A computed fold for a 415-nucleotide RNA from a Candidatus Sumerlaeota bacterium, annotated as Bacterial RNase P class A. It was read from a public genome assembly, where an Rfam model found it. Rfam family: Bacterial RNase P class A. It is annotated as a ribozyme. NCBI's taxonomy places the organism under Bacteria, Bacteria candidate phyla, Candidatus Sumerlaeota.
RNA sequence: GGAGCGGGUCGGGCGGUCGCUGGCGCCGCUUCAUCUUUUGAUGCGACGCCGGAGGAAAGUCCGAACGCCUCAGGGCAGGAUGCUUCCUAACGGGAAGGCGGGGCAACCCGACGGAUAGCGCAACAGAAAACAUACCGCCGAUGGGGAGCUGUAUUAUUACAGCCCCACAGGCAAGGGUGAAAUGGCGCGGUAAGAGCGCACCGGCGCGGUGGCGACAUCGCGGCCUGGCAAGCCCCAUCCGGCGCAAGGCCAAAUAGGGGAGAAGGGCGCGCCCGGCCCGAGGGGACUGGCGACAGCCCCCGAAAACUCCCGGGUAGGCCGCUUGAGCCCGGGGGCGACCCCGGGACCAGAUGAAUGACCGCCGCCCCGGGUUUUUCCCGGGGAACAGAAUUCGGCUUACAGACCCGCUCCGUUU
Numbered sequence: 001g002g003a004g005c006g007g008g009u010c011g012g013g014c015g016g017u018c019g020c021u022g023g024c025g026c027c028g029c030u031u032c033a034u035c036u037u038u039u040g041a042u043g044c045g046a047c048g049c050c051g052g053a054g055g056a057a058a059g060u061c062c063g064a065a066c067g068c069c070u071c072a073g074g075g076c077a078g079g080a081u082g083c084u085u086c087c088u089a090a091c092g093g094g095a096a097g098g099c100g101g102g103g104c105a106a107c108c109c110g111a112c113g114g115a116u117a118g119c120g121c122a123a124c125a126g127a128a129a130a131c132a133u134a135c136c137g138c139c140g141a142u143g144g145g146g147a148g149c150u151g152u153a154u155u156a157u158u159a160c161a162g163c164c165c166c167a168c169a170g171g172c173a174a175g176g177g178u179g180a181a182a183u184g185g186c187g188c189g190g191u192a193a194g195a196g197c198g199c200a201c202c203g204g205c206g207c208g209g210u211g212g213c214g215a216c217a218u219c220g221c222g223g224c225c226u227g228g229c230a231a232g233c234c235c236c237a238u239c240c241g242g243c244g245c246a247a248g249g250c251c252a253a254a255u256a257g258g259g260g261a262g263a264a265g266g267g268c269g270c271g272c273c274c275g276g277c278c279c280g281a282g283g284g285g286a287c288u289g290g291c292g293a294c295a296g297c298c299c300c301c302g303a304a305a306a307c308u309c310c311c312g313g314g315u316a317g318g319c320c321g322c323u324u325g326a327g328c329c330c331g332g333g334g335g336c337g338a339c340c341c342c343g344g345g346a347c348c349a350g351a352u353g354a355a356u357g358a359c360c361g362c363c364g365c366c367c368c369g370g371g372u373u374u375u376u377c378c379c380g381g382g383g384a385a386c387a388g389a390a391u392u393c394g395g396c397u398u399a400c401a402g403a404c405c406c407g408c409u410c411c412g413u414u415u
Stems, first nucleotide, its partner, number of pairs: 001411010012363007020052006027045003031041003054386001058397002061395005066244004070275001073274004078240005083097005098112001099110004113235002118233002120229002135176002137172003140168001142167005149162005184202002187199003203225001205222007248320004258311005265279004282301004287296003328345007365383007
């Protein structure tokens, strides 16, 4: 100097004029209550002071706090997560590690439990795709053929053997082919040809030693060897009640304390079941106990209520929830870290058709042009991202012009 990797911060500042809003203080006015005096409450206005959007407020993807509901209990169904240890209120999040993959590296990614519980899938090609197999092929006892070549014997024909071809008992899965994948890999030896048949190295599996909280790592020995997919169903472990601030609660007002249906036992959170809870008037009959009144139990009739559904009517107002938080800042301590503990400090938006805006000036940042040999400086023009709370918080994901800071890796050059 160049190329990268990881993390963090800002994302305009200052001043003036007018305007909006929450709280507090003070003054004035109005209404009501009280009332000897006076005091209190509500509403409106003026003045003063303090405060007023994000790092994502977005997405609504996870988790909770909080609220209501049947026990908010149990079970089934359903869903989620899935290496180890730790953090956290919790999480599908975070930290540190392990293993695997990518990258020269810094670093990045992982849907990372189980295939011997069962089911299922793998087109086409291929002999064969889960328990076997032979398409091309290699070897080959035996039989047949050849006489071109070599060897031995023979005077020679010839005989035997090698060699070549055919048939074929048998052996092979090493070589080739097909495929994403072919039953451990590669190499050497061995064999009729082969094969872990044997050996060395590697992988897997089993048994041990050592280190580690652990996932695992490493070393030794050994029979040699028991496909893939579970982001297919499934099995295992852990976790999960439902609905949600339009939750829920209070006050005021108005209407029609309206009409109808269901039901023999009926109904109620949540898809189902159990438990639990709510409503359950009356009449008739049989049996049992009793001196009797009566009680127990069973059956029948047939209502209401709880509750559910349908039609119609009224209201859509005000207040609370509503901002003090698993929160923030500073300091000290512990931990590799996420984070935890202790002490101190400050309250930091609560709107409700939805507040924080408009204008002006100066400065700063970025881009372009000009004046300057260049730097510096000056002048002119233009630009400035993603984007606005609505119960709150912890995460994840997505969007983002420009500027800056810290650490690390690789390459080149110079000293």